RNA sequence: UCUUAUAAAGAUAGGUUGAGGGACUGGCCCUAUGACAUCUAGGCAACCAUUGAAUUAAUUUUCAAACGGUGCUAAAUCCAGCGAAUUAUUUUUUUAAUUCGAAAUAUAAGG
Numbered sequence: 001u002c003u004u005a006u007a008a009a010g011a012u013a014g015g016u017u018g019a020g021g022g023a024c025u026g027g028c029c030c031u032a033u034g035a036c037a038u039c040u041a042g043g044c045a046a047c048c049a050u051u052g053a054a055u056u057a058a059u060u061u062u063c064a065a066a067c068g069g070u071g072c073u074a075a076a077u078c079c080a081g082c083g084a085a086u087u088a089u090u091u092u093u094u095u096a097a098u099u100c101g102a103a104a105u106a107u108a109a110g111g
Base pairs, nucleotide, nucleotide: 001111002110003109004108005107006106007105012041013040014039015038016037020030021029022028024081025080026079027078042073043072044071047069048068050065051064052063053062054061077104082101083100084099085098086097087096088095
């Protein structure tokens, strides 16, 4: 960098440090009652691997487990960003709300 899948669920205590953080932009939040980072111990989940059960033509599908590899553990990926539809508003332009899709981002697995 590319492809595929997922992203409204779920899960915190302590030590060190000391001012920023929530990707970006705008908003809105978190933060000296201690951010970010890092360490220790837990927890969540079930993407990969593994094990068991059922199932299949099948190395197929489903369910369960959680000793391995990752990941995650404020807020929906915190909300929006680009486009479409519907509704309301406006003389038109427009504005707002809702829904859907895309993009971006994150994570996993593979190239």
A computed fold for a 111-nucleotide RNA from a pig gut metagenome, annotated as SAM riboswitch aptamer (S box leader). Of the family's consensus pairs, 97% are formed in the model. The prediction has a mean pLDDT of 84.